[in-house]
C1' cells in the first nucleotide's frame, strides 16, 4: 500500500404516491415525499423490458417494426472518509 469482508459517522441519491409542465405513448423535468442504495454515478454501440405518432399487412378487428424510451433487471465502465 493494496484486495476482500465487518460495522459506523459526516455527507450523496430517492421508489410508491401528490402536484404542476411537456410528449401520440412508454416516459421525461420541476417541487413534495421516503420504499430503499456503497456505486441508485456513468454508459441505451451487447442482452433484456415499455410504447407505437408514423409506417408494412389486413375488409376490419388486430398484427408486426424503433427511428421514441428505461441502467433501482442483467452486463460494460468509474470510482469515496473512517474503525475491526
Nucleotide at each position: 500500500u493494496u484486495u476482500c469482508a465487518u460495522a459506523u459517522u459526516u455527507g450523496g441519491c430517492a421508489a410508491a404516491c401528490u402536484u404542476a409542465u411537456u410528449g401520440a405513448a412508454a416516459g421525461a423535468u420541476a417541487a413534495g415525499g421516503a420504499c430503499g442504495c456503497a456505486a441508485a454515478g456513468c454508459c441505451a454501440u451487447g442482452g433484456g423490458u415499455c410504447u407505437u405518432c408514423u409506417c408494412c399487412a389486413g375488409a376490419a378487428a388486430u398484427g408486426g417494426a424503433a427511428u421514441g424510451a428505461c441502467a433501482g433487471c442483467c452486463g460494460g465502465u468509474u470510482g469515496c472518509a473512517u474503525u475491526u

This is a predicted structure of an 84-nucleotide RNA (c-di-GMP-I riboswitch aptamer) from [Clostridium] fimetarium. The organism belongs to Lachnoclostridium, within Bacteria. The prediction has a mean pLDDT of 82. The RNAcentral record of the sequence draws on ENA and Rfam. Of the family's consensus pairs, 95% are formed in the model.